[in-house]
Context: one part of a larger RNA
RNA sequence: GGACGAACGCUGGCGGCGUGCUUAACACAUGCAAGUCGAACGGUUUGGUUGUCAGUCGUCAGACGUCAGACUUCAGGAAAAAAAAUAAAACCUAAGAAAAAUUCCUGACGACCGAUGUCCGACGACUGACCACCAAAUAGUGGCGGACGGGUGAGUAACGCGUGGAUAACCUACCCAUUAGACUGGAAUAACACCGGGAAACUGGUGCUAAUACCGGAUAAGCUCUUUAAAACGAAAGUUUUGAAGAGGAAAGGGGAAACCCGCUAAAGGAUGGGUCCGCGUCCUAUUAGCUAGUUGGUAGGGUAAAAGCCUACCAAGGCUACGACGGGUAGCCGGCCUGAGAGGGUGACCGGCCACACUGGGACUGAGAACGGCCCAGACUCCUACGGGAGGCAGCAGUGGGGAAUAUUCCGCAAUGGGGGAAACCCUGACGGAGCAAUGCCGCGUGAGUGAAGAAGGCCUGUGGGUCGUAAAACUCUGUCUUGGGGGACGAAGUUAUGACGGUACCCCAAAAGAAAGCCCCGGCUAACUACGUGCCAGCAGCCGCGGUAAAACGUAGGGGGCAAGCGUUGUCC
Numbered sequence: 001g002g003a004c005g006a007a008c009g010c011u012g013g014c015g016g017c018g019u020g021c022u023u024a025a026c027a028c029a030u031g032c033a034a035g036u037c038g039a040a041c042g043g044u045u046u047g048g049u050u051g052u053c054a055g056u057c058g059u060c061a062g063a064c065g066u067c068a069g070a071c072u073u074c075a076g077g078a079a080a081a082a083a084a085a086u087a088a089a090a091c092c093u094a095a096g097a098a099a100a101a102u103u104c105c106u107g108a109c110g111a112c113c114g115a116u117g118u119c120c121g122a123c124g125a126c127u128g129a130c131c132a133c134c135a136a137a138u139a140g141u142g143g144c145g146g147a148c149g150g151g152u153g154a155g156u157a158a159c160g161c162g163u164g165g166a167u168a169a170c171c172u173a174c175c176c177a178u179u180a181g182a183c184u185g186g187a188a189u190a191a192c193a194c195c196g197g198g199a200a201a202c203u204g205g206u207g208c209u210a211a212u213a214c215c216g217g218a219u220a221a222g223c224u225c226u227u228u229a230a231a232a233c234g235a236a237a238g239u240u241u242u243g244a245a246g247a248g249g250a251a252a253g254g255g256g257a258a259a260c261c262c263g264c265u266a267a268a269g270g271a272u273g274g275g276u277c278c279g280c281g282u283c284c285u286a287u288u289a290g291c292u293a294g295u296u297g298g299u300a301g302g303g304u305a306a307a308a309g310c311c312u313a314c315c316a317a318g319g320c321u322a323c324g325a326c327g328g329g330u331a332g333c334c335g336g337c338c339u340g341a342g343a344g345g346g347u348g349a350c351c352g353g354c355c356a357c358a359c360u361g362g363g364a365c366u367g368a369g370a371a372c373g374g375c376c377c378a379g380a381c382u383c384c385u386a387c388g389g390g391a392g393g394c395a396g397c398a399g400u401g402g403g404g405a406a407u408a409u410u411c412c413g414c415a416a417u418g419g420g421g422g423a424a425a426c427c428c429u430g431a432c433g434g435a436g437c438a439a440u441g442c443c444g445c446g447u448g449a450g451u452g453a454a455g456a457a458g459g460c461c462u463g464u465g466g467g468u469c470g471u472a473a474a475a476c477u478c479u480g481u482c483u484u485g486g487g488g489g490a491c492g493a494a495g496u497u498a499u500g501a502c503g504g505u506a507c508c509c510c511a512a513a514a515g516a517a518a519g520c521c522c523c524g525g526c527u528a529a530c531u532a533c534g535u536g537c538c539a540g541c542a543g544c545c546g547c548g549g550u551a552a553a554a555c556g557u558a559g560g561g562g563g564c565a566a567g568c569g570u571u572g573u574c575c
Stems, first nucleotide, its partner, number of pairs: 001575004006571005013445006019438002021403001026401003030398003035144003040141002043138007051130010062119006069112001071110001073108007151357003160282008170274002175270002178267004183217004192207006223248011253262003283329003290320003295317008332354004336347004359379005381392004409435001411434003417431001418429004448478004458469004483512006492502001519564005524545003530559005540547002
């Protein structure tokens, strides 16, 4: 001088892009981080439609009964008033009649009307049950995915990693292209119902049922095994190809009106992803010199997808080491990153590849493949408990305590990219896309520009004349980055429609106003930058040399100056 995942002190206007527990792989409250498929299956629930049945209500119609009203006819009974005539009485007769009309009462028949009761029918509404269909949802069985993505670096000095090879010693779900198939049967079981046990977690018994769940039989081009023939290739163990005989082993359906689509089985090929082996390289220590019994090799057997002491039995006595075995310490490795002219040295944060780990240790299961958010056992710890027994694992994203000099939000969204499931719609996705916090880093911008005195005031110095801060300020004229307010307003959306978390963000236009925006370190030499006062080997400074004991350019303050600048210094580490 450069660099940093930095920290500390003083200071701090804005934006873009990065980065942000290096310590306790310490312990973790809470929420979320892996689900999905009803087009595999039987159920269940909800809603709707149609039909049948039942009930209730309403409307309409009918039948019958009861009560009331009014009417006609008939029968019976009762009866007044008015008018006319008459002198009255007596007598007489044909004996005052007959007929008609009115009113009232009773009874019967008939039809009408009103109310009410019972029965029946049609229609409508509602409710319930059952059957069928449609739609939605989903606890369970089943399929695929939870082996990816995300985190961390404890362990590991190792074929772990890097690089170059080998596999004639291997596997590979989904995907691509190809060939040949899918015939026929069976027995269960969850869900569910019932009866229990338990505080809970959970769990037992009995009975019923489905499937792309499970199990037989058939078929076998190719496949596997045994025996066998031939050819080609290879350094070789051997491999490949073409045959023959015998034995063995497959399958599943779903959707659709159909066409067809999605699946299933076997085989061979590809692609992708892995397993294993080998050459070379890969820190310090000799104050670590000898190490090793499954140890080194062989035979036989087992085992694996696969070679092999990988494992077992037997046999032999080997194997490694000064070119550093064995032991001890330290450490994930690399692409890279920092520095350097380079050689080299240091380092392995972010991003990418590989490895290892998932509370600690061990184990198997399932599966093409194995275990961070699967299982079992043991241990430590935490929590619940009815004390009998149970539950848990942030080195996922946030967040908490603790440790520490020190490291952020319990945010928004699946809009984009990508992943899982699904035929699809879609669902899930703390991957990811974004926003928030931190001058933590890099980059960019600003804190005003022009004019302005032989030079205000004030500070400091002074030889008292003056010098300096200094065109600096004030003042005048401008500008509008930034700021604030108002208006407009995206790209990112692929996929002609719809779909944007970011975000009314970026950006553009208008207006206002120099307004709100400069500090830090240094000035003895190295090393750019000097005077005054105070202090008096005191107080203090200091990277080295060294300053300070009465005129200190080295301490403190002030004025002035120098450097860098939203930073500046200090500390730490590396070159």

A computed fold for a 575-nucleotide part of an RNA from an uncultured bacterium, annotated as small-subunit ribosomal RNA, 5' domain. The full RNA is in RNAcentral, with records from ENA, Greengenes and SILVA. It matches the Rfam family "Bacterial small subunit ribosomal RNA". Rfam links the family to the GO terms ribosome and structural constituent of ribosome. The coordinates come from a structure-prediction model, not an experiment, and the mean pLDDT is 81.